The RNA shown here (Glycine riboswitch aptamer) has 90 nucleotides.
[in-house]
RNA sequence: GCAGCCGAUGCGGAAGAGUUCGUCUCAGACGAGCACCGAAGGAGCAUGCGUCCCCGCUAACCUCUCAGGUCACAGGACCGCAUCAGGCAG
Numbered sequence: 001g002c003a004g005c006c007g008a009u010g011c012g013g014a015a016g017a018g019u020u021c022g023u024c025u026c027a028g029a030c031g032a033g034c035a036c037c038g039a040a041g042g043a044g045c046a047u048g049c050g051u052c053c054c055c056g057c058u059a060a061c062c063u064c065u066c067a068g069g070u071c072a073c074a075g076g077a078c079c080g081c082a083u084c085a086g087g088c089a090g
Stems, first nucleotide, its partner, number of pairs: 002090001004088003007084007018034007035070003041066001042064003048057003
């Protein structure tokens, strides 16, 4: 100096799912009931490994829906681009 992986930051893209009643300062907000969504986070396991068992470790956009969400805003896994006196190894 070059490029790779991880992490962080910035920008862009980014799905799904609602309704009833009550009150109010009435596009809505709050509360209650029932319903629903899954792609923040969280939890679970297959398989494989440790050592035969018990047990432990181990994945997801799969499952569960605790949390979160069901106008918009916001958020949003993931994807793309850029940056870094960061980390790893070449």